[in-house]
Molecule: Bacterial RNase P class A
Organism: Deltaproteobacteria bacterium
RNA sequence: CGAGGUGACCAGGAGGCCGCCGGUGAUCCAUCGUGAUCACGGGAGGAAAGUCCGAGCUCCACAGGGCAGGGUGCCGGGUAACACCCGGUCGGGGCGACCCGGAGGAAAGUGCAACAGAGAGCAGGGCGCCGCGGGAGCGAUCCCACGGUGAGCGUGAAAGGGUGCGGUAAGAGCGCACCGGCGCCACCGGUGACGGUGGCGGCCAGGCAAACCCCACCUGGAGCAAGACCGAAUAGGGGAGCGAUCGAGGGCUGCCCGCCCGAUGCUCCUGGGUUGGUCGCUCGAGGCCGUCGGUGACGGCGGCCCUAGAGGAAUGGUCUCCACCCCUGCGAGGGCGACCGAGCAGGGGCACAGAACUCGGCUUACGGAUGCCUCGAACC
Numbered sequence: 001c002g003a004g005g006u007g008a009c010c011a012g013g014a015g016g017c018c019g020c021c022g023g024u025g026a027u028c029c030a031u032c033g034u035g036a037u038c039a040c041g042g043g044a045g046g047a048a049a050g051u052c053c054g055a056g057c058u059c060c061a062c063a064g065g066g067c068a069g070g071g072u073g074c075c076g077g078g079u080a081a082c083a084c085c086c087g088g089u090c091g092g093g094g095c096g097a098c099c100c101g102g103a104g105g106a107a108a109g110u111g112c113a114a115c116a117g118a119g120a121g122c123a124g125g126g127c128g129c130c131g132c133g134g135g136a137g138c139g140a141u142c143c144c145a146c147g148g149u150g151a152g153c154g155u156g157a158a159a160g161g162g163u164g165c166g167g168u169a170a171g172a173g174c175g176c177a178c179c180g181g182c183g184c185c186a187c188c189g190g191u192g193a194c195g196g197u198g199g200c201g202g203c204c205a206g207g208c209a210a211a212c213c214c215c216a217c218c219u220g221g222a223g224c225a226a227g228a229c230c231g232a233a234u235a236g237g238g239g240a241g242c243g244a245u246c247g248a249g250g251g252c253u254g255c256c257c258g259c260c261c262g263a264u265g266c267u268c269c270u271g272g273g274u275u276g277g278u279c280g281c282u283c284g285a286g287g288c289c290g291u292c293g294g295u296g297a298c299g300g301c302g303g304c305c306c307u308a309g310a311g312g313a314a315u316g317g318u319c320u321c322c323a324c325c326c327c328u329g330c331g332a333g334g335g336c337g338a339c340c341g342a343g344c345a346g347g348g349g350c351a352c353a354g355a356a357c358u359c360g361g362c363u364u365a366c367g368g369a370u371g372c373c374u375c376g377a378a379c380c
Base pairs, nucleotide, nucleotide: 001376002375003374004373005372006371007370009368010367012322013321014320015319016318017317018316020043021042023040024039025038026037027036028035045352049363050362052361053360054359055358056357057223058222059221060220064257065256066255067254069219070218071217072216073215074088075087076086077085078084089103090101091100092099093098104214105213109212110211111208112207126153127152128149129148130147131146133144134143135142136141161179162178163177164176165175166174180204181203182201183200184199185198186197187196188195189194227279228278229277230276237270238269239268240267241266242265249261250260251259252258286305287304288303289302290301291300292299293298324349325348326347327346328345329344330343333340334339
């Protein structure tokens, strides 16, 4: 200097003019509605997006149990909780810094894998090799039928482990030695996942479970358009069913048990009216600083702070200057050098994008500067 990896940060600044929303305080109106005026403060994000997870909160009157359904899936921690985060183990990718993980079980069962190939799970046809029988031939050897048979040849991404020796009629882990894989045992280290060392065993049957499934653990439902209150209005309309406590009917996501409400009452269907207002609505598992503990996520202690609440939807419009980035040209000066470079001029650009109950995450979109680390080239 170039290329890359990773961490946290910022998301422009100032001024003038005009225009918004909300809060606090004061004054005025008598028109009392939340109107007018003045002063002082406040007013979109790191993702506000996606609506993928987890919760707080609200309702289902009050709680339970089981099944179904759903979720997670290596170990240990963090957290209110989580499918998140931290650390680790194992596996995969990369020269590396680092990154990714779909990470329990394929010997409980079912299933899938195009085409090719005989055959893709307990398989195997042909050529080849060997054997018994028959036939031909002087002989080597050849033909027919039956039986045995692993590799090779062939197909494929993948075809029953590799090398060598023995053995056999021929051949094969059929046996043996070594190697590879798998399983089991012992010891050592570790909380653990797991790792290391040694020994035994011919066990040598591949992939997919983000296929159904099995196993372990977790799990009510619906959602701020939740819900509460006030006001107002009309058609307190029409129809159907059931019933009297030995429980009709209804509720508790689906089903069962169980529990509860329940009788001139309940339930169901249909039709009509109310499209108004207030609350919920912002003080929170909150933010910032310091300190202690911890590898870390994070936690303890102390101090300071209040930072939007709109309601068809407020924070905007415009002008000027600056900052920042890119390109081109000049370039004081620095350096042994590769190179760096204040400053000046011209041109261009200035990202992704807007709360709507709130918070913890994940995912996606995107401009800038910067700390540390890796690789490479050049110079000395």